Notes
c-di-GMP-I riboswitch aptamer from a Sporomusaceae bacterium, 85 nucleotides, folded computationally. Of the family's consensus pairs, 95% are formed in the model. Its Rfam family is "c-di-GMP-I riboswitch aptamer". From the family's description: GEMM was predicted in a large-scale screen for bacterial structured RNA regulatory elements.
[in-house]
RNA sequence: AGAAUAUAGCGGCAAACUUAUCGAAAGAUAAGGACGCAAAGCCAUGGGUCUAAUAACGUUAGUUAAUGAUUGCCAGGUUGCAGGU
Numbered sequence: 001a002g003a004a005u006a007u008a009g010c011g012g013c014a015a016a017c018u019u020a021u022c023g024a025a026a027g028a029u030a031a032g033g034a035c036g037c038a039a040a041g042c043c044a045u046g047g048g049u050c051u052a053a054u055a056a057c058g059u060u061a062g063u064u065a066a067u068g069a070u071u072g073c074c075a076g077g078u079u080g081c082a083g084g085u
Stems, first nucleotide, its partner, number of pairs: 004085002012037002017032006035072001041078003045075003048070003054065004
């Protein structure tokens, strides 16, 4: 210096929920708040899941479809802290 490991230290992130804003919605952002997380840091690349403004079909109710979203769904890529073995 690198890798693995379980577990120490300094710490880190922040689920649900509430408020405000944005958005057609899913959802996102900020503040509060902690369910949890050793990558719960970053990337929408593959799969899965959610939504359907818009488009098509339909007598109607609705159905299908992502260019939208989800990295705290899984995988992959990439970056990082660390006492001890």

RNAcentral holds the sequence, with entries from Rfam.